RNA sequence: GCGGGCGUAGUAUAACGGCUAUUAUGCGAGCUUCCCAAGCUUGAGAUCGGGGUUCGAUUCCCCGCGCCCGCA
Numbered sequence: 001g002c003g004g005g006c007g008u009a010g011u012a013u014a015a016c017g018g019c020u021a022u023u024a025u026g027c028g029a030g031c032u033u034c035c036c037a038a039g040c041u042u043g044a045g046a047u048c049g050g051g052g053u054u055c056g057a058u059u060c061c062c063c064g065c066g067c068c069c070g071c072a
Base pairs, nucleotide, nucleotide: 001071002070003069004068005067006066007065010025011024012023018055027043028042029041030040031039048064049063050062051061052060
C1' cells in the first nucleotide's frame, strides 16, 4: 500500500429497519443474617465520529478514526 472482519454500560454480550436498546457480572440502595458469604428486590450506567437513505437507523450506504486477520 491492497483486501477482509469488528467497534453497544466498568467488563462480556443480545437486538427483522419500529428503541422506553437485552442479559450476565461488577457498582449503589433496601430486605434477609449475630456477622460474613449466598439469596431476593430495586436503582444508575452504553450504540466510535461525521454525512446520506428512510416516516423511522445499533441495523442499510459513504467518508474518517481505532483494533484484529490476510496479502504485498